[in-house]
Background:
Model confidence (mean pLDDT): 76 of 100. Predicted 3D model of a 170-nucleotide RNA (Lysine riboswitch aptamer). The model forms 98% of the base pairs in the Rfam consensus.
RNA sequence: AAAGAGGAUAGAGGCGCGGUACGCAUGCGUACCCCGGGACAAGGCCAGGCAGCCGUCCCGCGGGGAGAGGGCACACCGCCGAAGGUCGCUUCGCCUGCCUGGGCGGCGCGGUCUGGACCGUACGGGAAUACCGUGCGGACUGUCACGGCAUGUGGAGCGCUAUCCUGAGG
Numbered sequence: 001a002a003a004g005a006g007g008a009u010a011g012a013g014g015c016g017c018g019g020u021a022c023g024c025a026u027g028c029g030u031a032c033c034c035c036g037g038g039a040c041a042a043g044g045c046c047a048g049g050c051a052g053c054c055g056u057c058c059c060g061c062g063g064g065g066a067g068a069g070g071g072c073a074c075a076c077c078g079c080c081g082a083a084g085g086u087c088g089c090u091u092c093g094c095c096u097g098c099c100u101g102g103g104c105g106g107c108g109c110g111g112u113c114u115g116g117a118c119c120g121u122a123c124g125g126g127a128a129u130a131c132c133g134u135g136c137g138g139a140c141u142g143u144c145a146c147g148g149c150a151u152g153u154g155g156a157g158c159g160c161u162a163u164c165c166u167g168a169g170g
Base pairs, nucleotide, nucleotide: 005166006165007164008163009162010161011160014080016079017078018077019076020075023072024071032064033063034062035060036059037058038057039056040055043054044053045052046101047100048099049098050097051096083114084113085112086111087110088109089108091106092105093104094103095102115141116140118138119137120136121135122134123133124132125131143155144154145153146152
């Protein structure tokens, strides 16, 4: 000095990712409350048990009338496995109270998958045409490897780039 191994720090991708606050529409003239009219007698409150509470359903150019989840815009903050999906566990909350289950949502931990985003499509979620997720297809983009150097082929973020540090051997 070079190759390779381990570690630390910094950094790049771009319609990049997440969070918070404010605003807007949607949700919706819906749920729900009140008034009037009609029908009905078994039920309703997630399932079962016990208890508790409540009549139920429909109609009305009758009177009032939301919210959440999801979305968009903008600003700020934190970031570049950013983050998201899925599975399992723990714990908390809600579904009238308790018990046993189940469902939904949140925090945390672990496994696993996805480089990113765009378009199309199928399915699922969603009130939804929005939007989100997953699969498949396409074009694009950053990166590395291979290469006949063509704008080709392939890989994955456990990646890539830069700098520094470290042990042993040659």